[in-house]
Source information:
Model confidence (mean pLDDT): 81 of 100. Transfer RNA from an archaeon, 72 nucleotides, folded computationally. Its Rfam family is "tRNA". Its family is annotated with triplet codon-amino acid adaptor activity in the Gene Ontology. The family's RNA type in Rfam is transfer RNA.

């Protein structure tokens, strides 16, 4: 230089146009002599970043950055 996938909570991913969920972690309480298991509540986002399309964008276009992969 050309192409492809991917970026979403502290971690690991889902979600693919009607606006954000899930284990896992965290808190505080309940069980114990005490921890851990287990219960029970509670809690965590500028959806990587501009810029556009649309009534409505995490989700669709276009640039940029950052990762991994293939081809030169």
């Nucleotide at each position: 230089g050309g192409g492809g996938c991917c970026g979403u909570a502290g971690c690991u991913c889902a979600g693919u146009g009607g606006a954000a969920g899930a284990g896992c972690g965290c808190u505080c309480g309940g069980c114990u002599g005490a921890a851990g298991a287990c219960c029970g509540a509670g809690u965590u986002g500028u959806c990587a970043c501009g810029a556009g399309u649309u009534c409505a964008a995490a989700c669709c276009u276009c640039g940029u950055c950052g990762g991994c992969c293939c081809c030169a």